[in-house]
RNA sequence: ACGCGUGCUCCGGGGUCGGUGUAAUUCCGAGCCGGCGGUGACAGUCCGCGAGCCCCUCCUCUCGAGGUGGGGUUGAGCUGGUGAAACUCCAGCACCGACGGUGAAAGUCCGGAUGGGAGGCAGCACGCGG
Numbered sequence: 001a002c003g004c005g006u007g008c009u010c011c012g013g014g015g016u017c018g019g020u021g022u023a024a025u026u027c028c029g030a031g032c033c034g035g036c037g038g039u040g041a042c043a044g045u046c047c048g049c050g051a052g053c054c055c056c057u058c059c060u061c062u063c064g065a066g067g068u069g070g071g072g073u074u075g076a077g078c079u080g081g082u083g084a085a086a087c088u089c090c091a092g093c094a095c096c097g098a099c100g101g102u103g104a105a106a107g108u109c110c111g112g113a114u115g116g117g118a119g120g121c122a123g124c125a126c127g128c129g130g
Base pairs, nucleotide, nucleotide: 002129003128004127005126006125007124008123009122010120011119016030017029018028019027032107033097034096035049036048037047038046044095045094052073053072054071055070056069058067059066060065077093078092079091080090081089099111100110101109
């Protein structure tokens, strides 16, 4: 070097133009965005994970809440082509997007969040092997 272990750090994109209206970045038309692992070949739509929401549990507590662990829930793709192989590529046409807030209904605005977080042949430190 490399392997293993422990700790810390890092890591999500997108509302633009026009219309209606007292009022909309929320409605309408067009446009814009796509976390992580897997896969016979590259995936928002396949199989899973994470986030969000709900329930239970235990712990702490300034009794308001905060945290641990477990369970549940959790959106959406077809047709044709190439090929050994693609619901992943190419072509065409579709579709989807937590909760709370708002002068009017939000994937994109504001907020919880200076939060959480899967995963990483990412980074750093320490230890062990070598």

Predicted 3D model of a 130-nucleotide RNA (FMN riboswitch aptamer (RFN element)) from Janibacter sp. The model forms 94% of the base pairs in the Rfam consensus. The organism belongs to Janibacter, within Bacteria. The RNAcentral record of the sequence draws on Ribocentre.